c-di-GMP-I riboswitch aptamer from a Gemmatimonadales bacterium, 75 nucleotides, folded computationally. Its Rfam family is "c-di-GMP-I riboswitch aptamer". About the family: GEMM was predicted in a large-scale screen for bacterial structured RNA regulatory elements. It was read from a public genome assembly, where an Rfam model found it. Its mean pLDDT, the model's own confidence on a scale to 100, is 86.
RNA sequence: UCACCGAACAGGCACACCCGGAGCGAUCCGGGGUCGCAAAGCCAGGGGUCUCUCCGAGACGGCCCAGCUACCGAA
Numbered sequence: 001u002c003a004c005c006g007a008a009c010a011g012g013c014a015c016a017c018c019c020g021g022a023g024c025g026a027u028c029c030g031g032g033g034u035c036g037c038a039a040a041g042c043c044a045g046g047g048g049u050c051u052c053u054c055c056g057a058g059a060c061g062g063c064c065c066a067g068c069u070a071c072c073g074a075a
Stems, first nucleotide, its partner, number of pairs: 005073002012037002017032006035062001041068002045065003048060005
């Protein structure tokens, strides 16, 4: 240094719930919050789940896989 790996430290993300807002809805955005997370960063390509006005259009990356990228550092 690279790959795996995940003790510690620093930093990061933010479930439920609450307030405000957007949407028919799944759900999303901002603030608070902190259950958890070593990719709980990105990506809707495959699978899966979900929504609607269902030959169609959408939502979920904190459900799994693939792809891309990344902080810290012992064994």